[in-house]
Notes:
The RNA shown here (Bacterial RNase P class A) has 380 nucleotides and comes from a Steroidobacteraceae bacterium. The sequence is in RNAcentral, with records from ENA. The source organism's lineage runs through Bacteria, Pseudomonadati, Gammaproteobacteria, Steroidobacterales and Steroidobacteraceae. Model confidence (mean pLDDT): 77 of 100. It matches the Rfam family "Bacterial RNase P class A". It is annotated as a ribozyme.
RNA sequence: GGAGCUGGCCAGGCAAUCGCCGCGCAUCGCAAGGUGCGGGGAGGAAAGUCCGGGCUCCAGUGGACAAGGUGCCAGGUAACGCCUGGGGGGCGCGAGCCCACGGAAAGUGCAACAGAGAGCAGACCGCCGAAGCCUCGAAAGAGGCUGGCAAGGGUGAAAGGGUGCGGUAAGAGCGCACCGCGUCGGUGGCAACACGCGACGGCACGGCAAACCCCACCUGGAGCAAGGCCAAAUAGGGAAGGAAGCUUCCUGCCCGCAAGGGUGGGAGGCAGCGUGGGUCCCGCGCUCCUUCCGGGUAGGCUGCUUGAGGGUCGCGGUGACGCGGCUCCUAGAGGAAUGAUUGCCCCCGACAGAACCCGGCUUACCGGCCAGCUCCCCCU
Numbered sequence: 001g002g003a004g005c006u007g008g009c010c011a012g013g014c015a016a017u018c019g020c021c022g023c024g025c026a027u028c029g030c031a032a033g034g035u036g037c038g039g040g041g042a043g044g045a046a047a048g049u050c051c052g053g054g055c056u057c058c059a060g061u062g063g064a065c066a067a068g069g070u071g072c073c074a075g076g077u078a079a080c081g082c083c084u085g086g087g088g089g090g091c092g093c094g095a096g097c098c099c100a101c102g103g104a105a106a107g108u109g110c111a112a113c114a115g116a117g118a119g120c121a122g123a124c125c126g127c128c129g130a131a132g133c134c135u136c137g138a139a140a141g142a143g144g145c146u147g148g149c150a151a152g153g154g155u156g157a158a159a160g161g162g163u164g165c166g167g168u169a170a171g172a173g174c175g176c177a178c179c180g181c182g183u184c185g186g187u188g189g190c191a192a193c194a195c196g197c198g199a200c201g202g203c204a205c206g207g208c209a210a211a212c213c214c215c216a217c218c219u220g221g222a223g224c225a226a227g228g229c230c231a232a233a234u235a236g237g238g239a240a241g242g243a244a245g246c247u248u249c250c251u252g253c254c255c256g257c258a259a260g261g262g263u264g265g266g267a268g269g270c271a272g273c274g275u276g277g278g279u280c281c282c283g284c285g286c287u288c289c290u291u292c293c294g295g296g297u298a299g300g301c302u303g304c305u306u307g308a309g310g311g312u313c314g315c316g317g318u319g320a321c322g323c324g325g326c327u328c329c330u331a332g333a334g335g336a337a338u339g340a341u342u343g344c345c346c347c348c349g350a351c352a353g354a355a356c357c358c359g360g361c362u363u364a365c366c367g368g369c370c371a372g373c374u375c376c377c378c379c380u
Stems, first nucleotide, its partner, number of pairs: 001376010012345007020041002023038006043351001047362002050360005055223004067219005072086005087101001088099004102214002107212002109208002124153002126149003131146006161179006180203001181201005186195003227302004237293007245270011272286005309328008346349001
């Protein structure tokens, strides 16, 4: 100098003016509110709503089943499918990166196309002619059949350990050596696991569980439009008081010697109003006024932002993280504020806008800065 890896940070700047949403102080006002001053006002992802929790309401004795999720080990955490460290596998020269990474010698199932054969397999090409038989031949031998062979070729994502020597008719863990594999034991490690430790076994037990399944562990439901408080108008519910046309029957009480009169209660009819229909008949429905009570709606207030919070220092830990001291306060709207104009400067500015809060993951993103590390080239 070039090419990379990992971690962290920034996200045009400054000024003036005019606005918008909260907060504090002062002042005016009975109050609602006004005025002035000061101070605050989007993000690393505010996004997707994919996980986990807080909070709220509902449900709930316990357990089991179902359903869903997670899946190497240990730790961190409020919790997690997140993070850290470690193990195993894969990629890269390397710094580093990636992996749903339990079980296939419980059961069921699947494997397109190609291929002879796809599961305790398979003679398509090929190799052999030792053995038996046939033909030819005097014989050696040749040809063929019954057959033998998984070494070579070929198909495939995958074809039943690898290399070598022996062996054989040709072959084959058939035998042996080394490598690999399995079982048991030993050693190290909390564990996953590892071992250039030992013994035994010629050697299967092929692949797929983001197929069913088995095993282990986890999970009650709904969500701030949760939930709480205040509370109009109208309609409907309840209570109290008042007012209610004509008539028939029954009946209580009061006055009266009696005839009768007055005042209540109950049952029925008529009338009235509304409605269906063009009208009648007819059917259906209906008492009114005042005051109070309770539920709910509109509307308003709250929940609402001080929190598993940020910064810094010290200590413990490889680390995630934890403990302690000091210090800071940093949007809270809700038809929804965070903007507009002007001037100057530069490298000319990406993705994108809070809506109860927090921890993660994922996705989007012009560019720039810092730290540590790796590889290559050059110079001294």